[in-house]
């Protein structure tokens, strides 16, 4: 140096989560990379940190170590911005409202009396009277009891020798409760009762009238001030999403340097 047969190694990696920690299962990224079994109320292990069974490749383009560039992706933050919501607040900005002021402002009204003050009446509550309405009663009429209501009781029945007597159905007449009608008068009671009469009270608002006073009064608009509301494109807090920036990782891809065993034969 060549050939043959082996062996170590390799046949994906990474982020998050989980864990004392490691690897796997889980979710995600990368992108193509042997097969099967196990495992989130987990599974297997312990710094040489998945276990078990099988297959291919095999000492180098392929395995191992160090290192440079690029950089998907998720994770993360006492950071910043935007969007959408939660809860609070009124210091700021806008909005809404009450009150008071102001006006070369607008309208109505006012010496045929504005406004203000006083008096009086009504409106409100209540007692009594009267009226009306309603209910009940009294009164009147009709009807009204198979027997257990009344009168008269034919026929018939009973007692008696007879004279006579007794109870009594139907019928007729009447009556009680009840039912119905009428309701003029009378009595009692009631109210969501009255253009009524009369007595008392409350309130001081509104309305009418009278007296005094003698020029404003009311509404709109604009603006300013105090106060209130909490409506938001205001503000504070907080949650979620997106983006910016920072942080620790980092697949894939492209390079640089180094390392790698045994046996036999030529």
């Nucleotide at each position: 140096u060549c050939g043959u047969g082996c062996u170590a190694g390799g046949c994906g990696g990474g982020g998050c989560g989980u864990u004392a920690g490691c690897g796997g299962u889980g979710c995600c990224c990368u992108g193509u990379a042997c097969u099967c079994g196990c495992a989130a109320u987990c599974c297997g292990c312990u710094a040489u940190a998945g276990c078990g069974a099988g297959g291919c490749u095999g000492a180098a383009g392929u395995c191992c170590c160090c290192u440079g560039u690029c950089g998907a992706g998720a994770c993360u933050g006492u950071u910043c911005g935007c969007a959408u919501g939660u809860g609070g607040c009124c210091g700021c900005u806008g909005g809404a409202g009450u009150c008071a002021g102001u006006a070369u402002u607008c309208g109505a009204u006012g010496u045929u009396g504005a406004u203000a003050g006083c008096c009086u009446g009504g409106u409100c509550c209540u007692g009594c009277g009267c009226g009306g309405c309603g209910a009940g009663g009294c009164c009147u009429c009709g009807u009204g009891a198979a027997c257990c209501c009344c009168g008269u009781c034919a026929g018939g029945a009973c007692c008696g020798g007879a004279a006579g007597g007794u109870a009594g159905c139907a019928g007729c007449g009447g009556u009680a409760a009840g039912c119905g009608a009428a309701u003029c008068a009378c009595c009692u009671c009631g109210g969501g009762u009255g253009c009524c009469g009369u007595g008392g009270g409350a309130a001081c608002g509104c309305c009418g009238g009278g007296c005094u006073u003698g020029a404003g009064u009311c509404g709109g608009u604009a603006u300013c001030g105090c106060c209130u509301c909490a409506c938001a494109u205001g503000u504070c807090u907080u949650a979620u999403g997106c983006g910016a920036c920072g942080g620790g990782c980092g697949a894939c891809a492209c390079g640089g340097g180094g390392g790698u065993g045994c046996a036999c034969g030529g």